[in-house]
A computed fold for a 1514-nucleotide RNA from an uncultured prokaryote, annotated as small-subunit ribosomal RNA.
The RNAcentral record of the sequence draws on ENA.
RNA sequence: AGUUUGAUCCUGGCUCAGAACGAACGCUGGCGGCAGGCUUAACACAUGCAAGUCGCGCGAUUAAAGCUCCUUCGGGAGUAUAUAAAGCGGCGAACGGGUGAGUAACGGGUGGACAACCUGCCCUUUGGUGGGGGACAACAGUUGGAAACGACUGCUGCUAAUACCGCAUGUCAUUACCCUUUGAUUUAGGGUAAGAAAAGGUGCUUCACGGCACCGCCAAAGGAUGGGUCCGCCUCCCAUUAGCUAGUUGGUGAGAUAACAGCUCACCAAGGCAACGAUGGGUAGCCGAGCUGAGAGGUUGAUCGGCCACACUGGAACUGAGAUACGGUCCAGACACCUACGGGUGGCAGCAGUGAGGAAUAUUGUGCAAUGGGCGAAAGCCUGACACAGCCAUGCCGCGUGAGUGAAGAAUGCCUUCGGGUUGUAAAGCUCUUUUCUGUGGGAAGAACAUCCGGUGGAGGAAAUGCCACCGGCCUGACGGUACCACAGGAAUAAGGAACGGCUAACUCCGUGCCAGCAGCCGCGGUAAUACGGAGGUUCCAAGCGUUGUUCGGAUUUACUGGGCGUAAAGGGAGCGCAGGCGGAAAGAUUAGUCUGAAGUGGAAUCCCGGGGCUCAACCUCGGAAGUGCUUUGGAUACUGUCUUUCUUGAGUCCGUGAGAGGAGAGUGGAAUUCAGGGUGUAGCGGUGAAAUGCUUAGAUAUCCUGAGGAACACCAAUGGCGAAAGCAACUCUCUGGCACGUGACUGACGCUGAGGCUCGAAAGCGUGGGUAGCGAACGGGAUUAGAUACCCCGGUAGUCCACGCCGUAAACGUUGUGCACUAGGUGCAGGAGGUAUCGACCCCUUCUGUGCCGUAGCUAACGCAUUAAGUGCACCGCCUGGGGAGUACGCAAGCAAGCUGAAACUCAAAGGAGACGGGGGCCCGCGCAAGCGGUGGAGCAUGUAGUUUAAUUCGAGGCAACGCGAAGAACCUUACCCAGGCUUGACAUCCCGGUAGUAAGAACCUGAAAGGGGGAUGAACUUGGGGCAACUCAAGUAGCUAACACAGGUGCUGCAUGGCUGUCGUCAGCUCGUGCCGUGAGGUGUUGGGUUAAGUCCCGCAACGAGCGCAACCCCUAUCCUCUGUUGCCCUGCUGAAGGGAUCUCUGAGGAAACUGCCGGCGACAAGCCGGAGGAAGAUGGGGACGACGUCAAGUCAUCAUGGCCCUUAUGUCCAGGGCGACACACGUGCUACAAUGGCAGGUACAGAGGGAAGCAAUACCGCGAGGUGGAGCCAAUCCCCAAACCCUGUCUCAGUUGGGAUUGGAGUCUGCAACUCGACUCCAUGAACCUGGAAUCGCUAGUAAUCGCGGAUCAGCCAUGCCGCGGUGAAUACGUUCCCGGGCCUUGUACACACCGCCCGUCACACCACGAAAGUCUGUUGUACCCGAAGUAGAUGAGCUAACCUGCAAGGGGGGCAGUCUACGAAGGUAUGGCAGGUAAUUGGGGUGAAGUCGUAACAAGGUAACCGUAA
Repeated sequence: AGUUUGAUCCUGGCUCAGAACGAACGCUGGCGGCAGGCUUAACACAUGCAAGUCGCGCGAUUAAAGCUCCUUCGGGAGUAUAUAAAGCGGCGAACGGGUGAGUAACGGGUGGACAACCUGCCCUUUGGUGGGGGACAACAGUUGGAAACGACUGCUGCUAAUACCGCAUGUCAUUACCCUUUGAUUUAGGGUAAGAAAAGGUGCUUCACGGCACCGCCAAAGGAUGGGUCCGCCUCCCAUUAGCUAGUUGGUGAGAUAACAGCUCACCAAGGCAACGAUGGGUAGCCGAGCUGAGAGGUUGAUCGGCCACACUGGAACUGAGAUACGGUCCAGACACCUACGGGUGGCAGCAGUGAGGAAUAUUGUGCAAUGGGCGAAAGCCUGACACAGCCAUGCCGCGUGAGUGAAGAAUGCCUUCGGGUUGUAAAGCUCUUUUCUGUGGGAAGAACAUCCGGUGGAGGAAAUGCCACCGGCCUGACGGUACCACAGGAAUAAGGAACGGCUAACUCCGUGCCAGCAGCCGCGGUAAUACGGAGGUUCCAAGCGUUGUUCGGAUUUACUGGGCGUAAAGGGAGCGCAGGCGGAAAGAUUAGUCUGAAGUGGAAUCCCGGGGCUCAACCUCGGAAGUGCUUUGGAUACUGUCUUUCUUGAGUCCGUGAGAGGAGAGUGGAAUUCAGGGUGUAGCGGUGAAAUGCUUAGAUAUCCUGAGGAACACCAAUGGCGAAAGCAACUCUCUGGCACGUGACUGACGCUGAGGCUCGAAAGCGUGGGUAGCGAACGGGAUUAGAUACCCCGGUAGUCCACGCCGUAAACGUUGUGCACUAGGUGCAGGAGGUAUCGACCCCUUCUGUGCCGUAGCUAACGCAUUAAGUGCACCGCCUGGGGAGUACGCAAGCAAGCUGAAACUCAAAGGAGACGGGGGCCCGCGCAAGCGGUGGAGCAUGUAGUUUAAUUCGAGGCAACGCGAAGAACCUUACCCAGGCUUGACAUCCCGGUAGUAAGAACCUGAAAGGGGGAUGAACUUGGGGCAACUCAAGUAGCUAACACAGGUGCUGCAUGGCUGUCGUCAGCUCGUGCCGUGAGGUGUUGGGUUAAGUCCCGCAACGAGCGCAACCCCUAUCCUCUGUUGCCCUGCUGAAGGGAUCUCUGAGGAAACUGCCGGCGACAAGCCGGAGGAAGAUGGGGACGACGUCAAGUCAUCAUGGCCCUUAUGUCCAGGGCGACACACGUGCUACAAUGGCAGGUACAGAGGGAAGCAAUACCGCGAGGUGGAGCCAAUCCCCAAACCCUGUCUCAGUUGGGAUUGGAGUCUGCAACUCGACUCCAUGAACCUGGAAUCGCUAGUAAUCGCGGAUCAGCCAUGCCGCGGUGAAUACGUUCCCGGGCCUUGUACACACCGCCCGUCACACCACGAAAGUCUGUUGUACCCGAAGUAGAUGAGCUAACCUGCAAGGGGGGCAGUCUACGAAGGUAUGGCAGGUAAUUGGGGUGAAGUCGUAACAAGGUAACCGUAA
């Protein structure tokens, strides 16, 4: 930063951006430098190499070439600091190199200790190095064996030493004893006794004895180095591991060791460790350091360095200065190899390498030139340590893939609004350079020693060799002809990867169509995808780029720095209290903590800073700093601790007063219910929404009296009291706990909290025994219901009650742990005290304690809390770390049983808190209901729709808000549909190229249903320019035809891509804005409140003040009057619209007036306004219309029109004929006509308004029964025409399927029209159907309204119009009222809804998948205990067998010592038995999670339709 929501704030998880890596994988790949390279199988290993060296320790050998000598020329002898391989001997092999299995440990780190120790080679010092002896290898002989080898029996013989063994000497070490010193010792000093040597090697010198030098050797002391042991502190997870331990803990003595020590043994004692985590289990080498991080931390322990451990697995010792020994030995085991089957051999976790495992990790290379190591006097030899090279983009660093110029902004690609844009100065072209590359040539540093040669000097010496120091010289390079340099050539040899919806830099087109696919999270994809795939473009990195994995970060998301717990996860149900933590005031002591100074240490490398070296950098190197730590020591003494002495304010005790449902026990009481007995009394009672079950004539219910019994205690009674909480309520008595206030005395910090522990702990439940009136799980019955295992009713058992004993949980809640202190107030209530005043405690004031409300600061995410804190602090305890799985499983202890503790796999990207909106409840309104009038729904017909049918029955509209709707006119046309026949640049528009001149046009005629196709008589025209008198001619163009290219055309699709228009809520009263204020914010306020209105209309109030769109008004019609106008209207005269007159009325149509709650009374806040009245034509918006706020319904329309995209292009275009849109079992909507007497029929007769009229309206007149016809006056209209009906009067019909009703059908006509068959209207004659007032249900209407009566108009040739839009005539009834249904407005409340109740959502069942638990068993690992067996080895015993050195002896022999063998102890592996723990697997089984539209119900969310929830039981 993204992600929970409609939006917001918060809580909270998930995810991303960063850095890193011993990495791996995908795509790609030019060079160099520096580093790194089996993280897996401590799996198995072929082959080669990785530890030898010394002849100046020794004996015996070998012998090429050279040189010297001799020679019988065959050869022999000698020589040299020569060579070589075995053996004896010395040193080394315990270093170097590898690995991390084991180890949770004095293993490691750090700091100390050893007065408890060792130390080869090396250094310093002192002193020695005398004199003897006996063997064994090699070798020779013999012998066993396949071999190895003679290990176990080998045997015989010879020999040397710096090999081995005695003796002498002996400072001294050690041991024992004695003396002295000391406070004391394992200290120091002295004495006595026992205790070693290579007579060696080489060289020089000397006649010789001898001497000297160097290298060795011995003893002793010291140093250095390396090791050993001990101690303080630190060093992972699990308590679902709580007790462990017999050599265990200590002592005495002994043994063992280099040395202390139960290290071992004998005896004695009974200790030792552990909640500050013993024991057990799991995991792990530790550190310097690496990575990350602001830091604190977290994580890691590759490379380099230190320590440890290991060397096939287990055990053991030997040798040695050093090992319990990687390339040694012995034994056991597994594995592998050889074998003559008897028996042997081996150990790459050294360097290479092989197989295997794995995502994955290199060459069977070169060299000892350098550095280092071993041996040697040295040369030198050995060295897979090491130095180098090879492989690998594994990482870090550096370089390059060219540079400059270059606009016709080329071509190509892509996009496009078709103009252009972009690719893009990019390319090409021109100019330049040569790092790199290729070729040629040159060419370092790493080399310094040592030895040797020559020289100089020094010490010492009789001398010489020699030794030491210095100078010069000789010699030595794996890498490698490498780094580097120069020259030549030529842009030549060199760019990819990922991404482009947001986070996150970077966008378009095409394809696809919830498919294919993407995805780190949110999420994309269902025909316009910046999210999939491709392309173009862009962005970011770059010889790399991405992905995956892991670690840290972000994550203050374990919070030490640096979090929380009223409602989000989180306060233990409450108290007491051991340990622990914390603790009042004063003084003194101490200096443990604390602060400060110094010293030691904190290895090197790394990191950091400053220099230096590779051309730079990485890298290397020098110096510094740092290393926050530990130890020692000096100082300080405020605070904390400890000790001592005091104090009274914290705490407590005593005294006085007081209130109280505090607790326990015993007793007492009245009201009520039920039951029982008796009386009165008669037919029902009871119960419910309504009923029924039930009770009752065997007398109920009702009522009176009496009695029994159990349980609970009305009124008082209260945000009142008490208690730690749970909880406690009639009254009295007894016992008893706590509290408050007042007062002064006493004790003297005695305190607070409190893990474990102990105690108490509602209801339900359990056990035993009682009790049982009422109520009442379970259960039975009756209802309700689709069902009803429920809600309601009638019954009713446990239980509820008591006693005793368990249980230990609750939404045990103030969802708020306990204690102390501090921080504004106001106002109640309860208990106490005081003051003032008073007759009085009446009022008033002050104060302490408890319990409520309001509220400031402050806090809080908000709500809210606020001296009873959720404020400010301190002390201590408990608890939380996303949701689900789950308070589940397993395990443990407790319990009679239900409870406590308490996970994981798996799964989701949320779950959650506070708030805003919709539905429910309250208030109000509306022909919404009610009150009325008339209808619909039943009949026939008309019309629309669904359905069905059909070649087609074109399409759209679908609750209200589709259905007499689009359609204000379907016979053709319309027409979009179907069948058949035609046309193809087209029926219609624009542009362009080529061709064409009897061209365009086009008659007759043929064909055809028409369209169309043929046909071709006849036969033109226009503009401009040149020529010409003109006729005319030439050229170009227009128009046309033809062929082609662009295009036309589409009532084809998408109204869910759109514009426009429209419907609807709704003419409902609402919807907003600016500024201000409030709020973290979404938002609120305003707009709410009190009144009022038709109205957010107005008034008042108010942190709001104003404003806008709506309301109203302004507009139109209508009602009254006035003025003006005066024909075609009106009036008079008149037959008349002739003509004349008039201007009062009607009327016409212009302009005005009038109505505003203005006036009066009452009500009201004196307001707004309401009620009544007057006047007035009209009275409270007078009546009607137009006018429709912000928005809702992805509402309707691509078929009015327009339009994006897609689709068709000899057809989905276009023309034409016929048909269809008119079908018809049936269903629905809207209407007409009726069912009749308030009527029908017949006759007579009166009165409108508003419209229309030239392809028109049409009069009078005549003809026809009539529709109509003939004819045509008049009228372009206040002039003429269309033009009334109901009503009224008279007559008739007389309650019937009729003289009601007119459908249907037959016949005959009229009119319109090319044409009335499908399919027109009208007329006449005849026919005369259903229908006798309409079930459930439902519609309209509040006054000139409903109802009823006719008239007109649009469309239109005509008309299916009974429709629609208008007009007038006649002209009612009713409204108590707002409970209920519907719709709407406002306020409030609840909410798990936001697609918003047509919402959300729960559980069983069925199916699929996943992980887990249980499970008869079974398998494996590990470990304990007991016993058996007992290898090698060590120790002890024995040792009749064997035995060189010493002693003794003439000798034989003996002694001493030793060896084999045997025995004992310990002892690995193995075996037997029995436990613990862990893991795997299993028929079956249990719940859980996830999944598309499954089934059954509807439990929860609103009063969710029985309020919900918690604990418990069935």